[in-house]
RNA sequence: UUCUUAUCAAGAAAGACUGAGGGACAAGGCCCUUUGACGUCUUGGCAACCUUCCUGAUAAAGCAGUUUCAGGUUUCGGUGCCAAUUCCUGGCUCCCAAUUAACGGAGCGGAGAUGAGAA
Numbered sequence: 001u002u003c004u005u006a007u008c009a010a011g012a013a014a015g016a017c018u019g020a021g022g023g024a025c026a027a028g029g030c031c032c033u034u035u036g037a038c039g040u041c042u043u044g045g046c047a048a049c050c051u052u053c054c055u056g057a058u059a060a061a062g063c064a065g066u067u068u069c070a071g072g073u074u075u076c077g078g079u080g081c082c083a084a085u086u087c088c089u090g091g092c093u094c095c096c097a098a099u100u101a102a103c104g105g106a107g108c109g110g111a112g113a114u115g116a117g118a119a
Stems, first nucleotide, its partner, number of pairs: 001119008013043005021032003027089003044082003048079003053072005059066001086111001091108005
């Protein structure tokens, strides 16, 4: 970097440096921001996956072990994260409405972020 897969409505602070933009994507909104945002570093925290262990179920003829799933737990940790639903919309379908609709609502998809596995 690419592919596969799971999750994405919850949760989580302070200090220092810097100095003007930032919130992924064209665009439209709406927010944050010199009362210092964004970014970097330090400490702290949160808990999605991995990691520790237990219980139950499941596939295999049976037992143990193993695979998979669910729930709980987890020393040291590995990544990640600590404004707003992935901030909302932005593609499609349905409902309401109307009869051209809009607004609103629900779902699916695409894209994105993060973890794990593989190349």

The RNA shown here (SAM riboswitch aptamer (S box leader)) has 119 nucleotides and comes from a Saprospiraceae bacterium.
The coordinates come from a structure-prediction model, not an experiment, and the mean pLDDT is 77.
Rfam family: SAM riboswitch aptamer (S box leader). Rfam links the family to the GO term regulation of gene expression.
Lineage of the source: Bacteria > Pseudomonadati > Bacteroidota > Saprospirales > Saprospiraceae.